A computed fold for a 532-nucleotide part of an RNA from a metagenome, annotated as small-subunit ribosomal RNA, 5' domain.
Context: one part of a larger RNA
RNA sequence: GAUUGAACGCUGGCGGCAUGCCUAACACAUGCAAGUCGAACGGCAGCACAGUAUCAGGCAACUGAUAUGGGUGGCGAGUGGCAGACGGGUGCGUAACGCGUAGGAAUCUACCUCGUAGCGGGGGAUAACUCGGGGAAACCCGAGCUAAUACCGCAUACACUCUACGGAGUAAAGCUGGGGACCGUAAGGCCUGGCACUAUGAGAUGAGCCUGCGUCGGAUUAGCUAGUUGGUAGGGUAAAGGCCUACCAAGGCGAAGAUCCGUAGCUGGUCUGAGAGGACGGACAGCCACACUGGGACUGAGACACGGCCCAGACUCCUACGGGAGGCAGCAGUGGGGAAUAUUGGACAAUGGGGGCAACCCUGAUCCAGCAAUGCCGCGUGUGUGAAGAAGGCCUGCGGGUUGUAAAGCACUUUUGUAGGGGAGGAAGGUAUCAGUGUUAAUAACAUUGAUAUUUGACGUUACCCUAAGAAUAAGCACCGGCUAACUCUGUGCCAGCAGCCGCGGUAAUACAGAGGGUGCGAGCGUUAAUC
Numbered sequence: 001g002a003u004u005g006a007a008c009g010c011u012g013g014c015g016g017c018a019u020g021c022c023u024a025a026c027a028c029a030u031g032c033a034a035g036u037c038g039a040a041c042g043g044c045a046g047c048a049c050a051g052u053a054u055c056a057g058g059c060a061a062c063u064g065a066u067a068u069g070g071g072u073g074g075c076g077a078g079u080g081g082c083a084g085a086c087g088g089g090u091g092c093g094u095a096a097c098g099c100g101u102a103g104g105a106a107u108c109u110a111c112c113u114c115g116u117a118g119c120g121g122g123g124g125a126u127a128a129c130u131c132g133g134g135g136a137a138a139c140c141c142g143a144g145c146u147a148a149u150a151c152c153g154c155a156u157a158c159a160c161u162c163u164a165c166g167g168a169g170u171a172a173a174g175c176u177g178g179g180g181a182c183c184g185u186a187a188g189g190c191c192u193g194g195c196a197c198u199a200u201g202a203g204a205u206g207a208g209c210c211u212g213c214g215u216c217g218g219a220u221u222a223g224c225u226a227g228u229u230g231g232u233a234g235g236g237u238a239a240a241g242g243c244c245u246a247c248c249a250a251g252g253c254g255a256a257g258a259u260c261c262g263u264a265g266c267u268g269g270u271c272u273g274a275g276a277g278g279a280c281g282g283a284c285a286g287c288c289a290c291a292c293u294g295g296g297a298c299u300g301a302g303a304c305a306c307g308g309c310c311c312a313g314a315c316u317c318c319u320a321c322g323g324g325a326g327g328c329a330g331c332a333g334u335g336g337g338g339a340a341u342a343u344u345g346g347a348c349a350a351u352g353g354g355g356g357c358a359a360c361c362c363u364g365a366u367c368c369a370g371c372a373a374u375g376c377c378g379c380g381u382g383u384g385u386g387a388a389g390a391a392g393g394c395c396u397g398c399g400g401g402u403u404g405u406a407a408a409g410c411a412c413u414u415u416u417g418u419a420g421g422g423g424a425g426g427a428a429g430g431u432a433u434c435a436g437u438g439u440u441a442a443u444a445a446c447a448u449u450g451a452u453a454u455u456u457g458a459c460g461u462u463a464c465c466c467u468a469a470g471a472a473u474a475a476g477c478a479c480c481g482g483c484u485a486a487c488u489c490u491g492u493g494c495c496a497g498c499a500g501c502c503g504c505g506g507u508a509a510u511a512c513a514g515a516g517g518g519u520g521c522g523a524g525c526g527u528u529a530a531u532c
Stems, first nucleotide, its partner, number of pairs: 001532004006528005013379006019372002021337001026335003030332003035082003040079002043075002047073003051068007089290003098215007107207002112203007120154001122152002129144006159170004174195006182189002216262003223253003228250008265287004269280004292313005315326004343369001345368003351365001352363004382412004392403004418468005426459001429455010476521005481502003487516005497504002
């Protein structure tokens, strides 16, 4: 000098864009953060509405009230499907094929895309529910009823798997929109569109595995190793392999640093530097690891699973003492620790994600707002004129000098702020109607294109623009002995104090303290810490 996720002191007007627990991976009150599908299913607790019945009013049409009512819109709880393995957090552990880079072969891959072939015919249960029982609760037990895209056989097998090449084995599920003829037990069959389902080939994407090289310090750590190193056979896995087991052999690693100890997530990058290098890895992005601590598997395409399960432990809470419940390193927030780090905010409008045919629902991801000069950038705190060089302050050699065009005064301007008015863009889509095209037996339905209408904004009192009044609302901090830009007076008297280094202070201190003046930077300026 540059830099920082900074802190502290003094000061502080506005805006834009970023950033904000570096310490206790310490403990957590409360709320929210993962649901969705009724176009899989039986149903109907709540809400709304037909219908029916009764009552009241009314000549009647009808209106009101009550009851009934899964018939309808929908839907609590339940069965079932998909999602919950993503997204979000943290950096404990890890010196390792963890990461980076370059390769490899013995693998899997839900949803998605393209293709091939199917989607036939049956069966038995079970939750919800009802009844009974146990328990303080969490919840549990028994009996009975019922559905499915839940579950299980049978048939078939283009393909696939195994094969001794003869053969053997393995599937499936329906739901929904529309409809001319024909059939019909009047539900539908049937035709047709969409979604779903089964098997399989290929792709895409994602993931698992192996290897070369690189990847901090210590030798005041020199030897380490028995599933250890290799083979055979088997098991296991999606998959190669001591991954595991039995047997056999006695190997394997190491001064080019094994083993041990300490420290540490790695990288793209960031800071600095002319570079070489050095230091660092916060935000953002990729990979990894973890989810109270330790262990384990289940389900599943995918987990050994942050807001799933089981066991053990510590801690906290409830309890009727028999037994139960919990896990913020998600977003806010609390206590604690600390020099130190924000709101228990708004919205799904956009982007993205999950579910759904869709409408739509969910989304503390995200987008926004709030707080903080924490950083970077921009703007302002006026402009011009103005010598009687005013007053006051300070200095003085008492003549004056300086503060100083500075102020006042005069003439203007109105950024910012205040008040009022106008006002984009972020909106693409959705829905309805009409027209065309595709599909089809079809003018229906569906898909798609276009037109018209209507509708969707948290931010938001948005950005921006116009108008009004008025200099009105806005300057500090450090330093002035040398390094180092900037000097005098007073006080003090080796005292009080200063200090980055050299060093100042013991009666004339440009070095302490105050004042006047000056210098530097400026909504900041200094100090401390840290890196180059």

Source information:
The coordinates come from a structure-prediction model, not an experiment, and the mean pLDDT is 86.